Molecule: Guanidine-I riboswitch aptamer
Organism: Geobacillus zalihae NBRC 101842
RNA sequence: GGGAAUGUUUUCUAGGGUUCCGCAGCUGCCAGACGGCUGGCCUGUGACCGAGAGAAAACGCGCGGCGCGGCUCGCGUACACGGAGGGACAAAAGCCCGGGAGGA
Numbered sequence: 001g002g003g004a005a006u007g008u009u010u011u012c013u014a015g016g017g018u019u020c021c022g023c024a025g026c027u028g029c030c031a032g033a034c035g036g037c038u039g040g041c042c043u044g045u046g047a048c049c050g051a052g053a054g055a056a057a058a059c060g061c062g063c064g065g066c067g068c069g070g071c072u073c074g075c076g077u078a079c080a081c082g083g084a085g086g087g088a089c090a091a092a093a094g095c096c097c098g099g100g101a102g103g104a
Base pairs, nucleotide, nucleotide: 007059008058009057010056011055012054015049016048020046021044022042023039024038025037026036027035028034060077061076062075063074064073065072066070079099081102085097086096087095
């Protein structure tokens, strides 16, 4: 000086609300188009947020092999009860504080 870490990222899911879209109600205009207000105790699979203790993949890491130094092969990468409170975005949450406090 470098390096390693209950690792990182991505795509999803459970879950979550209501800025936008859609939907429902009311309403402006003769009417339509279009607009305004209210509603998430409003089914969305349009969009959005989204797991340490959910899933998958890639990379990384550890150990070992050899056709021996490499876009290589194999194996491993375990376990995981948990508030209250606070924070962000429009808002909420299994998000963040946080594998925290505490418990075992």